A computed fold for a 177-nucleotide RNA from Vallitalea guaymasensis, annotated as Lysine riboswitch aptamer. The sequence is in RNAcentral, with records from Rfam.

RNA sequence: AAGCAUAAUAGAGGCGCAGAGAUUAUUAGUAAUCAUAACCUAGCUUGGCAAGCGAAUAAAGUAUGAUGAAAGGAUGAUCUGCCGAAGCAUUAUUUUCCGCCAAUAAAUAAUGUUGGAGUUAAGUUUAAUAGACUUAUCACUCUCACUACCUACCGUAGUGAAGGCGCUAUUAUUUGA
Numbered sequence: 001a002a003g004c005a006u007a008a009u010a011g012a013g014g015c016g017c018a019g020a021g022a023u024u025a026u027u028a029g030u031a032a033u034c035a036u037a038a039c040c041u042a043g044c045u046u047g048g049c050a051a052g053c054g055a056a057u058a059a060a061g062u063a064u065g066a067u068g069a070a071a072g073g074a075u076g077a078u079c080u081g082c083c084g085a086a087g088c089a090u091u092a093u094u095u096u097c098c099g100c101c102a103a104u105a106a107a108u109a110a111u112g113u114u115g116g117a118g119u120u121a122a123g124u125u126u127a128a129u130a131g132a133c134u135u136a137u138c139a140c141u142c143u144c145a146c147u148a149c150c151u152a153c154c155g156u157a158g159u160g161a162a163g164g165c166g167c168u169a170u171u172a173u174u175u176g177a
Stems, first nucleotide, its partner, number of pairs: 003175001005173007014083001016082005024074001032067006043053002047101003086114010115141002118138001120136006142163002144160006
């Protein structure tokens, strides 16, 4: 001196990631309400318990007709924050809701896992063959490593279930033949 290790700063991948409100379609001529008719004769409400309502004043359910939603999910352009961006699984805590328990949803933390987007198939979710999530598959792409060509850099080709706490660049410190 190259280099190793640690830390900080700045970057790269591309149908790149996440969020936001409006619009529109779907949900759906569904749920619900009312009317009519017949039948039937005790249950209805709930995931469950409790409580409440109801039982010839004939409910619930069925058919016809009228009126007729909503939540969640989706959605081009645009804007915001970013490159473990973010997602997923498990566990724990808190909140949401309720008369209580549970479920659902949201947030935080810990552990683990996935480089990225897509095709196809299966599964889960959902009203949905939309979308989302998971697994596998296929090629594509990015980084790095190794090999070959090129004098070398660069670049090209091949291999890789190697992969993000990674990679590149700069700076600082330590170590350093």